[in-house]
C1' cells in the first nucleotide's frame, strides 16, 4: 500500500421568528367549560422520537380469572459447561463442514426398540447374479494317443474378486490362500465393546478383544429417550358521575358453570339463547426502572459486586413542527487549475431505512454516508 475479516461509535450542527403536549413555581377567582365526574386560564423555568420506534418471531414484569391439583394428549427446546428475571438469547468450550488464513456457519441426543420412505437407472434396493471367473468333485459328449492320461464343450454346480447402473449393491485398501473367489485367514483402517491416562464433561488418545445381517440414506419422516410448558391480554384491569326496562323459552343439585382440551378432582348457586332498551362521559393504569452512564474490582468472556452522578416522551383523533439564513457531509453533475488525485476553487443537486402508545431482554428484516480500534494474507521499502 492494496484486498479482507471482527467489534464499535455517529445517523447532521448553529442562529432567528411563530407554533404545539408534559411536570414545577406562580397566577386564583363567589372565574369559564361542563348534566356530574371533572376540565381550562396570561406569565416563568425545564424536557420532548430509534438504532432498528418496523415484524408481532421468542422470553418475562404487570393485571384477570383463581383457593389449588393429579393424569393424559398436545406444545417447545436438543452436543458440554456457564450467564440470565427468563428464552428458542448470550459466552466460552467439544465434533464437523467452508476458507490460503484472520474467521464463518451446523435444525449438533438416538438408525443396534419398531414401522414408514427412496424417482430414475439397473438383472437386483431389506436384499441380488445381468455380463463374468472357475473346470478341483459329479455325469454326459466328443479328440488326440502312452489304454488310462491329457485337452476341448455342456450340463449340474461353486463364486461375488473384475465389469456395467447407480448418492449407496453383504464395511474399504494391499497381501496370503483358492479351481475360481470371499474377514475364510493376516496386517492397516472403519465399526462395536472394555480398559488406563487427560479433562467438571462434551471428548481426546493408548492398549486389548470381536470378524462385524451391525448390509445405504432419511427423525426439518412417525417414532423412541431427556428436559420444560396454565391461559388470555393495557381494547389487561380499577374507580367516579349520569342513565336505564325488561319480555320469551330451556336446563335445574342425579343439574348447570369455573379452573387452556379431555378425564379426574375442587370451588359456586344459579347458568345458556333469543328479542328490546340506557350508558358510552371523566379520572387512573402511564412510566424510578430486573433500567442509563462513570469508576472501580473478579472472571478467557458473557456477565456479576461497590460506590457514584442523572431523572432523559406519556399523546389519546392522537404533541415533539413549520419558515429564513449560515456552516458541515456526498469516490454525485458541470467548469477552472494544477502536484494526476478518495486534489482545490465556484455553481447546482443531494442528504439512508424510518415515526412511541403499559413496560422491559433478545432475535430477525430495512438502511445514503462518515469514523475509529484489532487481527489475517499478498506486494515493496528499512
Nucleotide at each position: 500500500u492494496a484486498a479482507g475479516u471482527a467489534a464499535g461509535u455517529c445517523a447532521g450542527a448553529u442562529g432567528a421568528u411563530c407554533g404545539c403536549g408534559c411536570c414545577c413555581c406562580u397566577u386564583a377567582g363567589u372565574a369559564c367549560c361542563g348534566a356530574a365526574a371533572g376540565g381550562u386560564c396570561c406569565g416563568g423555568g425545564g424536557u420532548g422520537a430509534g438504532g432498528a420506534a418496523a415484524g408481532u418471531c421468542c422470553g418475562g414484569g404487570c393485571u384477570u380469572c383463581a383457593c389449588a391439583g393429579g393424569g393424559c394428549a398436545g406444545g417447545a427446546u436438543g452436543c458440554c459447561g456457564g450467564a440470565u428475571a427468563a428464552c428458542g438469547u448470550c459466552c466460552g468450550g467439544u465434533g464437523g463442514a467452508g476458507g490460503u488464513g484472520a474467521c464463518u456457519c451446523c435444525a449438533a441426543g438416538g438408525a443396534u426398540a419398531g414401522u414408514g420412505c427412496a424417482a430414475c437407472a439397473g438383472a437386483a434396493a431389506u436384499a441380488u447374479a445381468c455380463c463374468g471367473c472357475c473346470a478341483g468333485c459329479c455325469g454326459c459328449a466328443u479328440a488326440g494317443c502312452u489304454u488310462g492320461c491329457u485337452g476341448u464343450g455342456c450340463g449340474a454346480g461353486g463364486u461375488a474378486a473384475g465389469g456395467g447402473u447407480g448418492g449407496a449393491a453383504g464395511g474399504g485398501c494391499a497381501g496370503u490362500g483358492u479351481a475360481a473367489g470371499a474377514g475364510a485367514c493376516u496386517a492397516c483402517c472403519g465399526c462395536c465393546u472394555g480398559u488406563g491416562c487427560g479433562g467438571u464433561a462434551a471428548c481426546g488418545u493408548a492398549c486389548a478383544g470381536g470378524g462385524c445381517a451391525u448390509a445405504u440414506g432419511u427423525a426439518a419422516a412417525c417414532c423412541c429417550c431427556a428436559u420444560u410448558c396454565g391461559a388470555a391480554g393495557c381494547a389487561a384491569g380499577a374507580c367516579c358521575g349520569a342513565a336505564u326496562a325488561g319480555a320469551a323459552a330451556g336446563c335445574g343439585a342425579u343439574a348447570c358453570g369455573g379452573c387452556g382440551g379431555c378425564c379426574c378432582g375442587u370451588c359456586g348457586u344459579g347458568c345458556u339463547u333469543u328479542c328490546a332498551g340506557g350508558u358510552g362521559g371523566g379520572u387512573c393504569g402511564c412510566u424510578u426502572g430486573a433500567g442509563a452512564c462513570u469508576g472501580u474490582u473478579g472472571g478467557c468472556a458473557a456477565c456479576a459486586g461497590c460506590a457514584g452522578u442523572a431523572c432523559g416522551a406519556g399523546a389519546u383523533a392522537g404533541a415533539u413542527g413549520a419558515u429564513c439564513a449560515u456552516c458541515a457531509c456526498c469516490g454525485g453533475c458541470u467548469g477552472u487549475c494544477c502536484u494526476u488525485g478518495u486534489g482545490a476553487c465556484a455553481g447546482c443537486g443531494g442528504c439512508a431505512c424510518a415515526u412511541a402508545a403499559c413496560c422491559c431482554g433478545g432475535c430477525u428484516u430495512a438502511c445514503a454516508g462518515a469514523c475509529u480500534u484489532g487481527c489475517u494474507u499478498a506486494u515493496a521499502a528499512u
Molecule: Bacterial RNase P class A
Organism: bacterium